The RNA shown here (SAM riboswitch aptamer (S box leader)) has 102 nucleotides and comes from Daejeonella sp. NCBI's taxonomy places the organism under Bacteria, Pseudomonadati, Bacteroidota, Sphingobacteriales, Daejeonella. The sequence was found by an Rfam model in a public genome assembly. Rfam family: SAM riboswitch aptamer (S box leader). Rfam links the family to the GO term regulation of gene expression. Rfam describes the family as follows. The SAM riboswitch is found upstream of a number of genes which code for proteins involved in methionine or cysteine biosynthesis in Gram-positive bacteria. Model confidence (mean pLDDT): 81 of 100.

RNA sequence: UGCUUAUUCAGAAAGAUGGAGGGAUUAGACCCUGAGAAAUCUUAGCAACCUGUGCUAAUAAGGUGCUACAUUCUAUCCCGCAUGUGCGGGAACAGAUAAGUG
Numbered sequence: 001u002g003c004u005u006a007u008u009c010a011g012a013a014a015g016a017u018g019g020a021g022g023g024a025u026u027a028g029a030c031c032c033u034g035a036g037a038a039a040u041c042u043u044a045g046c047a048a049c050c051u052g053u054g055c056u057a058a059u060a061a062g063g064u065g066c067u068a069c070a071u072u073c074u075a076u077c078c079c080g081c082a083u084g085u086g087c088g089g090g091a092a093c094a095g096a097u098a099a100g101u102g
Stems, first nucleotide, its partner, number of pairs: 001102008013043005021032003026075004044067003049063003052059002071094001076091006
């Protein structure tokens, strides 16, 4: 990095360094941010995919992951209403995480 499968309406933050961006990517919108963004570190926490213990429930030791709001919305297709172009719903695509695999 490709492929397959599962999940994607829940949950959980403080400090230090840092110093302007960030919410995956492109465009637009919306939002966070010098009352301090990203990133790194420490500590704490959430969760339960894999391993472990138990082998039912569970547990949380190990491997990952995560800890603003929300996979934020629109983009492609379909349906309903409206018929100055929008609103609502669904699907797909894309993304994220885990496990397996080439």